Background: RNAcentral holds the full RNA, with entries from ENA, Greengenes and SILVA. Small-subunit ribosomal RNA, 3' major domain from Candidatus Tammella caduceiae, 479 nucleotides, folded computationally.
[in-house]
Context: one part of a larger RNA
RNA sequence: UGACGGGGGCCCGCACAAGCGGUGGAGCACGUGGUUUAAUUCGAUGCAAACCGAAGAACCUUACCCGGGUUUGACAUGUGGGUGUUAGGAAGAUGAAAGUCGGACGACCCCGGGGAGACCCGGGGGGCCCAUGCAGGUGCUGCAUGGCUGUCGUCAGCUCGUGUCGUGAGAUGUUGGGUUAAGUCCCGCAACGAGCGCAACCCUUGUUGUCAGUUGCCAACGGGAGAGCCGGGCACUCUGGCGAGACUGCCGCCGACAAGGCGGAGGAAGGUGGGGACGACGUCAAGUCAUCAUGGCCUUUAUGCCCGGGGCGACACACGUGCUACAAUGGCGCGCACAGAGGGAAGCGAAGCCGCGAGGCGGAGCGGAUCCCGGAAAGCGCGUCUCAGUUCGGAUUGUAGUCUGCAACCCGACUGCAUGAAGCCGGAAUCGCUAGUAAUCGCGGAUCAGCCAAGCCGCGGUGAAUACGUUCCCGGGCC
Numbered sequence: 001u002g003a004c005g006g007g008g009g010c011c012c013g014c015a016c017a018a019g020c021g022g023u024g025g026a027g028c029a030c031g032u033g034g035u036u037u038a039a040u041u042c043g044a045u046g047c048a049a050a051c052c053g054a055a056g057a058a059c060c061u062u063a064c065c066c067g068g069g070u071u072u073g074a075c076a077u078g079u080g081g082g083u084g085u086u087a088g089g090a091a092g093a094u095g096a097a098a099g100u101c102g103g104a105c106g107a108c109c110c111c112g113g114g115g116a117g118a119c120c121c122g123g124g125g126g127g128c129c130c131a132u133g134c135a136g137g138u139g140c141u142g143c144a145u146g147g148c149u150g151u152c153g154u155c156a157g158c159u160c161g162u163g164u165c166g167u168g169a170g171a172u173g174u175u176g177g178g179u180u181a182a183g184u185c186c187c188g189c190a191a192c193g194a195g196c197g198c199a200a201c202c203c204u205u206g207u208u209g210u211c212a213g214u215u216g217c218c219a220a221c222g223g224g225a226g227a228g229c230c231g232g233g234c235a236c237u238c239u240g241g242c243g244a245g246a247c248u249g250c251c252g253c254c255g256a257c258a259a260g261g262c263g264g265a266g267g268a269a270g271g272u273g274g275g276g277a278c279g280a281c282g283u284c285a286a287g288u289c290a291u292c293a294u295g296g297c298c299u300u301u302a303u304g305c306c307c308g309g310g311g312c313g314a315c316a317c318a319c320g321u322g323c324u325a326c327a328a329u330g331g332c333g334c335g336c337a338c339a340g341a342g343g344g345a346a347g348c349g350a351a352g353c354c355g356c357g358a359g360g361c362g363g364a365g366c367g368g369a370u371c372c373c374g375g376a377a378a379g380c381g382c383g384u385c386u387c388a389g390u391u392c393g394g395a396u397u398g399u400a401g402u403c404u405g406c407a408a409c410c411c412g413a414c415u416g417c418a419u420g421a422a423g424c425c426g427g428a429a430u431c432g433c434u435a436g437u438a439a440u441c442g443c444g445g446a447u448c449a450g451c452c453a454a455g456c457c458g459c460g461g462u463g464a465a466u467a468c469g470u471u472c473c474c475g476g477g478c479c
Base pairs, nucleotide, nucleotide: 008479009478010477011476012475013474015470016469019433020432021431022430023429026324027323028322029321030320031319032318033317034315035314042053043052064310065309066308067307068306069305070304073134077133078132079131080130081129082128083127088105092101093100094099108125109124110123111122112121113120114119136299137298139297140296141295145293146292147288148287149286150284152282157196158195159194160193161192162191163172164171165170176187177186178185202276203275204274205273207244208243209242210241211240212239213238216234221231222230223229247270250264251263252262253261254260313452326426330385331384332383333382334381335380336379342373343372344371347366348365352361353360354359392423397418398417399416400415401414402413403412439462440461441460442459443458444457445456
């Protein structure tokens, strides 16, 4: 000077408390440990590993295993030599494929010169073969590294210049009195200033003006059986550019007459309006040599490369994250509504027809505010079930199918019929959340042929309860 303390003071945070819903029990899905295996490729391991890298493992992917094959190599560049039926490369043979053998047919491109022309000469390029220098490695080391990332932590801190003090390490400033979400600001002060952080500038959302109208509107008129469908109009909704708007600006009270706090007015909105992007000096020899890059080491008929099949999907168990439930605020049937944000060309695919259905046939329209995905669901109305392991619950299994794809045995999703398991609200313990939040309901997208998505990233619908307080647990800030 720090760090630490079952030392003290002050102060924060869903940290506790108050409250709502979960996890821990069940079944299933996914991840992990373990075990097994020829292989179950590798990494991640308290918070900060475990629906994590993986925003898509049937083959491919794929790095693993078994087997087959191959070496100048799947790929880059240089040199030397060879090849003029060269390049390209069919049938065929062999094989599981990769590959190997085979060579019908077949006279490459550019430049310069000569020639009337066919064509000839020279040079260069591309191909193949041989040789050589090399390529290649998801092989090792994240304790050699760059880059990127997590974390403490959106916490309010971390420092510097000059001056001053101290022999010095250092201190001061940055402490103190107030105040703030904040080292935010005010006041004081041997300090005076400054930088990185905080805040603001950026995006989005909430109000509005203006500009613009192939979306919207009987708002006003006309047509029409009906639908903005048509004439017509941009007023409204909306879309999107440019502006306005919020600053404790105004009033009162409190306060050191300060900073600021409390209440009020006006306002769509207050006192950083809500959300996002943004993360200081540093910490964890944190994570990543398997995104990439890279030092060193190792390997080069193989630790490289190609292919067939298998594995990554194993299953006595254990943990983590989820989904679905255990029902009546519910299940089932019929009817009637109301979103937002997205995606669409080897794509989205309407109407119509067929099928109980998954789906099939069909092809209109749409590179899309015009068409399609696309009936949102919870909800509302009516009916039914009557407390039962049930008309709850849907696992598991049998069977018949649909679709994608070369191919669904290992190992896809979905549909019909049948089967209907555990489960009657979960021990110790433990998690999330303070408002359009939790809870609950559906919708879309990326990846993607399809999909093991119940994941992730977004979108809207319905929409709470509670916070006395800071003694205690956890993390953090200042003295």